Predicted 3D model of a 513-nucleotide part of an RNA (small-subunit ribosomal RNA, 5' domain) from an uncultured delta proteobacterium. The prediction has a mean pLDDT of 84. RNAcentral holds the full RNA, with entries from ENA and SILVA.
Context: one part of a larger RNA
RNA sequence: GAUUGAACGCUGGCGGCAUGCCUAACACAUGCAAGUCGAACGAGCACGGGAGCUUGCUCCUGGUGGCGAGUGGCGGACGGGUGAGUAAUGCAUAGGUAAUCUGCCCAGUAGUGGGGGAUAACUACCGGAAACGGUAGCUAAUACCGCAUACGACCUACGGGUGAAAGCAGGGGAUCUUCAGGACCUUGUGCUAUUGGAUGAGCCUAUGUCCGAUUAGCUUGUUGGUGGGGUAAAGGCCUACCAAGGCAACGAUCUGUAGCUGGUCUGAGAGGAUGAUCAGCCACACUGGGACUGAGACACGGACCAGACUCCUACGGGAGGCAGCAGUGGGGAAUAUUGCGCAAUGGGCGAAAGCCUGACGCAGCAACGCCGCGUGAGUGAUGAAGGCCUUCGGGUCGUAAAGCUAUGUCAGAUGGGAAGAAACCUGCUUAGCAGCUGACGGUACCAUCAAAGGAAGCACCGGCUAACUCCGUGCCAGCAGCCGCGGUAAUACGGAGGGUGCAAGCGUUGUUC
Numbered sequence: 001g002a003u004u005g006a007a008c009g010c011u012g013g014c015g016g017c018a019u020g021c022c023u024a025a026c027a028c029a030u031g032c033a034a035g036u037c038g039a040a041c042g043a044g045c046a047c048g049g050g051a052g053c054u055u056g057c058u059c060c061u062g063g064u065g066g067c068g069a070g071u072g073g074c075g076g077a078c079g080g081g082u083g084a085g086u087a088a089u090g091c092a093u094a095g096g097u098a099a100u101c102u103g104c105c106c107a108g109u110a111g112u113g114g115g116g117g118a119u120a121a122c123u124a125c126c127g128g129a130a131a132c133g134g135u136a137g138c139u140a141a142u143a144c145c146g147c148a149u150a151c152g153a154c155c156u157a158c159g160g161g162u163g164a165a166a167g168c169a170g171g172g173g174a175u176c177u178u179c180a181g182g183a184c185c186u187u188g189u190g191c192u193a194u195u196g197g198a199u200g201a202g203c204c205u206a207u208g209u210c211c212g213a214u215u216a217g218c219u220u221g222u223u224g225g226u227g228g229g230g231u232a233a234a235g236g237c238c239u240a241c242c243a244a245g246g247c248a249a250c251g252a253u254c255u256g257u258a259g260c261u262g263g264u265c266u267g268a269g270a271g272g273a274u275g276a277u278c279a280g281c282c283a284c285a286c287u288g289g290g291a292c293u294g295a296g297a298c299a300c301g302g303a304c305c306a307g308a309c310u311c312c313u314a315c316g317g318g319a320g321g322c323a324g325c326a327g328u329g330g331g332g333a334a335u336a337u338u339g340c341g342c343a344a345u346g347g348g349c350g351a352a353a354g355c356c357u358g359a360c361g362c363a364g365c366a367a368c369g370c371c372g373c374g375u376g377a378g379u380g381a382u383g384a385a386g387g388c389c390u391u392c393g394g395g396u397c398g399u400a401a402a403g404c405u406a407u408g409u410c411a412g413a414u415g416g417g418a419a420g421a422a423a424c425c426u427g428c429u430u431a432g433c434a435g436c437u438g439a440c441g442g443u444a445c446c447a448u449c450a451a452a453g454g455a456a457g458c459a460c461c462g463g464c465u466a467a468c469u470c471c472g473u474g475c476c477a478g479c480a481g482c483c484g485c486g487g488u489a490a491u492a493c494g495g496a497g498g499g500u501g502c503a504a505g506c507g508u509u510g511u512u513c
Base pairs, nucleotide, nucleotide: 001513002512004510006509007508008507009506010505013373014372015371016370017369019366020365021331026329027328028327030326031325032324035074036073037072040071041070045065046064047063048061049060050059051058052057053056081284082283083282090209091208092207093206094205095204096203097202100201101200105197106196107195108194109193110192111191112190113147115145116144122137123136124135125134126133127132153162154161155160167189168188169187170186171185172184175183176182177181210256212254217247218246219245222244223243224242225241226240227239228238229237259281260280261279262278263274264273265272266271286307287306288305289304309320310319311318312317337363339362340361341360345359346357347356348355349354377405378404379403386397387396388395389394410454412449413448414447415446416445420440425435426434427433428432457502458501459500460499461498462483463482464481468497469496470495471494472493478485479484
């Protein structure tokens, strides 16, 4: 000199863009953060229609609408957070996988035939303080299970063998029918098997990746082989047997520290330091462990077991997990609102309308940083008053002020007022037109009005280092980055006047080069 996720002191006008628990991966009150689909399903509700009659009730139907709970499907493996662990099962770079999987999506091929038995919801009864259960009965499906079929697929001893499915919605001329509807035809969308692609993921190899030798030897599933098991998949991944290997001074093992990278800061570079925000990968989700479901998890807001902690309890037993967004306590030098909206972008579900979305878009707070603007401009010498200094003549603050003249950035007031939004969808007409939709926000911006009116501080002035005098103090009080000042004339302490440097900031402290 540059730098900063900074803090502290004094001060503080406006705007834009960024950033904001670095400490206790400490504990958490409260609210929200993952749902959706009635075009998979039964049931029930409201409205409508029809019938009956006790004209306000019952029954039938299923045209319409939404639907708590339930069955079922898809999504809760994404998005969001944190950096505890990890020195290599990680990351970076370059390869490999003839050792692999891949829901949704795209393209192709072949199918979608015929049956069955349950079960939740519900009803009845029972248990329990609650959480939640038990028994009996009823019912549906794109839930479940057989049968048939098998181009392709899988297994194979090459003879053969194995394995599938589900419907739903819209429209319709003739024919059939139980005439509402259905069969049938057709369109769309699903379903099954399989091939290829795309995307995502798993695994393997090489090289690189902090400190310590006051850590020198480490290892028995250890190193390799054979058989078997297991996995989507190679493999001591696991197991039985056999052999005795494997690593290490090019640093094994052990200990300490640490998420890695693109990058960031600095530097002429080489290098050094660092890994906040943004992006990629990894790991974790109160602590530890093992699994289920699933295309995908050994799963933050799923389940089970154990533990610590907190809460409820009728003492028998139960409930919970903010390292999601806000917020609270605590720790700390220190870090924000229990805000608005799904209008945009993106995501989940759905045919769609739409619903959900603390992702996200915005607003609020903070000079925490960077950038921009303002606090005025011109003129004005009786060099006013006043302060300070003085050799008492004067000098200086100083064109500075006052006065005069115009101007109007920002802030203020009034009026107007966007872009971000064209798609989906809807309506007309035919591949065009129109319509609907804004949290921010009456915001940005524009016009007008009034008025110099509301807006400057901080540090320093002995040398380094730009900037000097007076008073007070008297080795005291104090200053100080280094050298050093202060003991009666202190440009070094304190105050004043003056000056210098930066400026909505200025200094101090800490960090890195």